[in-house]
Context: one part of a larger RNA
RNA sequence: GGACGAACGGCUGGGCGGCGUGCUUAACACAUGCAAGUCGAACGAUGAACCCGCUUCGGUGGGGGAUUAGUGGCGAACGGGUGAGUAACACGUGGGCAAUCUGCCCUGCACUCUGGGACAAGCCCUGGAAACGGGGUCUAAUACCGGAUAUGACCACUUGAGGCAUCUCAUGGUGGUGGAAAGCUCCGGCGGUGCAGGAUGAGCCCGCGGCCUAUCAGCUUGUUGGUGGGGUGAUGGCCUACCAAGGCGACGACGGGUAGCCGGCCUGAGAGGGCGACCGGCCACACUGGGACUGAGACACGGCCCAGACUCCUACGGGAGGCAGCAGUGGGGAAUCUUGCGCAAUGGGCGAAAGCCUGACGCAGCGACGCCGCGUGCGGGAUGAAGGCCUUCGGGUUGUAAACCGCUUUCAGUAGGGACGAAAACAGACGGUACCUACAGGAGAAGCACCGGCCAACUACGUGCCAGCAGCCGCGGUAACACGUAGGGUGCAAGCGUUGUCC
Numbered sequence: 001g002g003a004c005g006a007a008c009g010g011c012u013g014g015g016c017g018g019c020g021u022g023c024u025u026a027a028c029a030c031a032u033g034c035a036a037g038u039c040g041a042a043c044g045a046u047g048a049a050c051c052c053g054c055u056u057c058g059g060u061g062g063g064g065g066a067u068u069a070g071u072g073g074c075g076a077a078c079g080g081g082u083g084a085g086u087a088a089c090a091c092g093u094g095g096g097c098a099a100u101c102u103g104c105c106c107u108g109c110a111c112u113c114u115g116g117g118a119c120a121a122g123c124c125c126u127g128g129a130a131a132c133g134g135g136g137u138c139u140a141a142u143a144c145c146g147g148a149u150a151u152g153a154c155c156a157c158u159u160g161a162g163g164c165a166u167c168u169c170a171u172g173g174u175g176g177u178g179g180a181a182a183g184c185u186c187c188g189g190c191g192g193u194g195c196a197g198g199a200u201g202a203g204c205c206c207g208c209g210g211c212c213u214a215u216c217a218g219c220u221u222g223u224u225g226g227u228g229g230g231g232u233g234a235u236g237g238c239c240u241a242c243c244a245a246g247g248c249g250a251c252g253a254c255g256g257g258u259a260g261c262c263g264g265c266c267u268g269a270g271a272g273g274g275c276g277a278c279c280g281g282c283c284a285c286a287c288u289g290g291g292a293c294u295g296a297g298a299c300a301c302g303g304c305c306c307a308g309a310c311u312c313c314u315a316c317g318g319g320a321g322g323c324a325g326c327a328g329u330g331g332g333g334a335a336u337c338u339u340g341c342g343c344a345a346u347g348g349g350c351g352a353a354a355g356c357c358u359g360a361c362g363c364a365g366c367g368a369c370g371c372c373g374c375g376u377g378c379g380g381g382a383u384g385a386a387g388g389c390c391u392u393c394g395g396g397u398u399g400u401a402a403a404c405c406g407c408u409u410u411c412a413g414u415a416g417g418g419a420c421g422a423a424a425a426c427a428g429a430c431g432g433u434a435c436c437u438a439c440a441g442g443a444g445a446a447g448c449a450c451c452g453g454c455c456a457a458c459u460a461c462g463u464g465c466c467a468g469c470a471g472c473c474g475c476g477g478u479a480a481c482a483c484g485u486a487g488g489g490u491g492c493a494a495g496c497g498u499u500g501u502c503c
Stems, first nucleotide, its partner, number of pairs: 001503004006499004011495001015374006021367002023332001028330003032327003037074003042071002045068001050063005081285003091209007100202002105198008113147004122137006153177006159170004183190002211257003218248003223245008260282004264275004287308005310321004338364001340363003346360001347358004377407004387398004411444001413439005421430001447492005452473003458487005468475002
C1' cells in the first nucleotide's frame, strides 16, 4: 500500500439511490406458525348445492357430483440447512469395470389370455385420561395370489467370431428347468408386461496431487496371501472355515495435532504466500450412539425400531418431541436481520387436464456491513464589514468566505400520469414501485482524523517529568510547532479513524 462475512469510537444535527451481503462464537437449548404433497380419468364408500318426475306437501324415485377419511399409485432419496466428524480414493485430475445397477424419459420388437381369496374404509361390540387400540361382520380395485402363453434368463451339449487370465459377443442352434401383464376413459387417448438399445443418475477399482509434528520409530493377527464357502446389483479379507507366514516403514509406516475438499477469493511484476464467507461442483452430518425396513434409489433432516441425555403432557397406568429448513426466542459473544408479501416469474412434485402444493424461488423489510453513483448549490460580490485568532500595534489572517445581487432545482418533498417483467388465452407479489410531467423554495442534507521526523499541514495560551501523548525514534522538569484548548492549516469525505487478520 492492498484486502475483509469484520468489530469498535461516550465519533458523525450521517442526505439519497442501485447492486451485493449479514451468527466467523454454543453441531448450545428451543415457545409459536409455516417449510411435501398430489391423483375421483386406479377403487369401494360418503354424499352438499342444483335439475327432473310423483306427491296425501310429511316426503319419495331418478340424475348430479361439491366434500371427507380410507385402500391404491407416484413423490417424499429432489429441493433447503450445516461443517460436527473426516488426513480418507473424502476431494481434484486422468483412467478402468471382460466386476455393476439405473424409477420417471426416448427408440425398437413382442404381448396384454383365464381364474381366485382377502384386508381397510363402512356397520356392530368394546378397552384407554390421552396417544392409540382390540374383537366380530360386509365390500372394491391399476392392492394381493393362482393357471396359460413367451423371445430372454438359468443348466447341459454344440457352431462361428473376438479379446485382456478369469472370458465376451452373435436376440446363433438343440434339449430341459422354472418365470409376465391392469385396467381407466370425456373414445381423442392415458396406462400395464417382457426383452434389447439409448439417455440420465449412481456404485466399485486404480495412477498422480495437495497440512504440521521424529520431543511419535517401529506398526500389524482378519493382520498379508491362498483354497472352499457365504454375502452383494457388483470386485474384494467384505464375512467365515482351513492352510501358509506374511504385509507396511526414514521415499516417514504407526501415533499425536489441526482441517470438510475443489472451482475459486485476497495479495504479489512474477514465482510464491494466505484463505476456502457469498455463488457453483463433490463429500459428510441431521439431539447422541446403533440398527435395519420400504424402495429404482436411503441405512433416510421434517420415516421406523432400540439404547442414552434432555424437554413436555398425564387421570401415574402410560405417552409425546428433535429448527445444522424459513422467520422467531433464550443463551454465548466484540458481533450478524423480519415471527413480512406472493406463487405473477423461474424451477420442482402430483395430475390427461383444470389445478393443488412449494419459507426452493421471486420480492419487500432491517443494518454506511461492502462496492458504485449522486447531492448538500452556481455566478457575481472589497470599504477586504463585524466577530475570532495572532501581532513588532503599523498590521496580518480567517477571506469572495459572509452579507448583498442575480440564477438554477439534481436528490429529497407535493400533485397528476404510469410500465416492461406475461413468447396463445387467463394471471403482476414487487407496485401506484421504476419512469415521465408539473409545482414550490436556496430551500431539508458535513463530518472525521491529523499538523516534531518518517509524513502534507504552525502559531498563541494553559500545564510544568505533573496531567498526559506515543506505530518507531521519542515528547513533557517555566517560553512545549510532540500534552490540553483555541485560531489557522493539511488529508479524506457520508464517512473518518482505531483494533484484528492476511499478502